[in-house]
Predicted 3D model of a 263-nucleotide RNA (Bacterial large signal recognition particle RNA) from a Chloroflexota bacterium. The coordinates come from a structure-prediction model, not an experiment, and the mean pLDDT is 78. The gene name in the source record is ffs. The RNAcentral record of the sequence draws on ENA. Rfam family: Bacterial large signal recognition particle RNA. Its family is annotated with SRP-dependent cotranslational protein targeting to membrane, signal sequence recognition and signal recognition particle, plasma membrane targeting in the Gene Ontology.
RNA sequence: UCGUGCUAGAUGGGGAGCUAGCGGUGCCCUGUACCCGCAACCCGCUAUAGCGGGGUCGAAUCCCCACUCGAGGUUUCGCUUUUCGGGACUGCUGACAAAAAGUGGCGUUGAAGAUUGGGUCCUGCGCGGCAGAAGCCUACGAACCCCGUCAGGUUCGGAAGAAAGCAGCGGUAAGUAGUCCCUUCUGGGUGCCGCAGGGUCGCCUGAUUGGAGCUGGCUGUUGUCCGCAAGCCGGACGGUUGGAAUCGACAGUGGGUGCACGG
Numbered sequence: 001u002c003g004u005g006c007u008a009g010a011u012g013g014g015g016a017g018c019u020a021g022c023g024g025u026g027c028c029c030u031g032u033a034c035c036c037g038c039a040a041c042c043c044g045c046u047a048u049a050g051c052g053g054g055g056u057c058g059a060a061u062c063c064c065c066a067c068u069c070g071a072g073g074u075u076u077c078g079c080u081u082u083u084c085g086g087g088a089c090u091g092c093u094g095a096c097a098a099a100a101a102g103u104g105g106c107g108u109u110g111a112a113g114a115u116u117g118g119g120u121c122c123u124g125c126g127c128g129g130c131a132g133a134a135g136c137c138u139a140c141g142a143a144c145c146c147c148g149u150c151a152g153g154u155u156c157g158g159a160a161g162a163a164a165g166c167a168g169c170g171g172u173a174a175g176u177a178g179u180c181c182c183u184u185c186u187g188g189g190u191g192c193c194g195c196a197g198g199g200u201c202g203c204c205u206g207a208u209u210g211g212a213g214c215u216g217g218c219u220g221u222u223g224u225c226c227g228c229a230a231g232c233c234g235g236a237c238g239g240u241u242g243g244a245a246u247c248g249a250c251a252g253u254g255g256g257u258g259c260a261c262g263g
Base pairs, nucleotide, nucleotide: 001263002262003261004260005259006258009057010056011055012030013029014028015027020046021045022044023043024042034054035053036052037051038050063256064255065254066253067252068251072247073246074245075244076243077242078240079239080238082236083235084234085233086232089231090230091228092227094225095224096223097222098221101219102218103217104215105214106213113209114208115207116206117205118204119203120202121198122197123196124195125194126193127191128190130187131186132185133184134183135182137178138177139176140175146171147170148169149168154163155162156161
C1' cells in the first nucleotide's frame, strides 16, 4: 500500500410542552432519513436514563470532537390594536368657600368705622274696625180658656137700674220678621291708631362725627367636594421587518479514530 473478515459506532436531529429528571408516542421546525410491537384518563427508564425483537452499513461523503453560519422555537423588554377596571396625577364640567390681581358697580352731591334717635320684637292699657249674642225700635201676632170698649142678644129686678159677655174695633204676651241708628257683653290669622314700660343690637331708616374706601357681578388665583375618563395607571386576548437572553436543525471549515489474517 492492496485485499478479506470483524469491532466501536451509525442507521436522523432539534424546539416548546409533559416530567423530580431523561427518552419516546402526540404538536412544531429542519428536510428524506431501515423494519415490527408498546404509549396522553400516557408508556418505558434512572445519571451508561425508551424498552423488546429483527435487518443493513461499518473505519469514513457517512463515526467522533471543536469552531463558524443559522431555519425555527421559547422567555423577557419596548411599541401597538381591541377590551375591562381605577380615579393618585394632568386636563375638563359642576357646587361651595377664601382672597382681591384685572374689570365692572357704588363713593368727596361724602366710603368704611364710631355715637345717637326711631321702626321692626315683647307686655299692659285705650281707641277704632270686623263678627256674634242680647237690649232698644218697627211691623205682624190669641175663635173661647189675655186686656179695654162691648152693638145685638142673654140674665136678675115691679121699676130705676145692675151683671156676665159673643162678633166687631183697639191693644198686648210668647213668638216671627225686619232695621241696623243707638246701648251692653263676648271673640280674633283685627289696625300705615294712640299711651306707658321693657328688650335687642341683627336688619331698615333719620341725625352728628369721620375723611377714602366699599362691594364681590365677570375673568383670573387658591382650597374642598361631586363627576368625566382624553392624557395617565393597572389587567387580559392578540400583533410586531424592533432590542436582549437562551436552545438550536440543516450546511460549511479544521482535526481525530481500532483488531486479526493474507499478498